Description:
SAM riboswitch aptamer (S box leader) from Nocardia aurantiaca, 93 nucleotides, folded computationally. The sequence is in RNAcentral, with records from Rfam.
RNA sequence: CCACCAUCCAGAGCGAUCGAGAGACCUGGCUCGCAGACAUCGCAGCAACCCCCGCGCACGUGGUGCGGGUGCUUCCGCCAGGACCGAUGGAGG
Numbered sequence: 001c002c003a004c005c006a007u008c009c010a011g012a013g014c015g016a017u018c019g020a021g022a023g024a025c026c027u028g029g030c031u032c033g034c035a036g037a038c039a040u041c042g043c044a045g046c047a048a049c050c051c052c053c054g055c056g057c058a059c060g061u062g063g064u065g066c067g068g069g070u071g072c073u074u075c076c077g078c079c080a081g082g083a084c085c086g087a088u089g090g091a092g093g
Base pairs, nucleotide, nucleotide: 001093002092004090005089006088007087008086013043014042015041016040017039021032022031023030025082026081027080028079029078044073045072046071048070049069050068051067052063053062054061055060077085
């Protein structure tokens, strides 16, 4: 990078830097933002998936986070429609 499988109405924030837009793309809305959004970094947190421990024939289910690998921590993936839709994880090529 490619296709496949699964999930996306739960959960979790503070500080610093930056300085005007942001919410993946398009359209129509709506929301957040100089009382500093978005993004980046630090620390902290959550527990979504896999590993790990237990129950179970299996689907599954419970636990663990000073156990490991990713991920996530405004709003239902913000809402609706469209499209080879987007994001995350897993095992592959």

Its mean pLDDT, the model's own confidence on a scale to 100, is 82.
Lineage of the source: Bacteria > Actinomycetota > Actinomycetes > Nocardiaceae > Nocardia.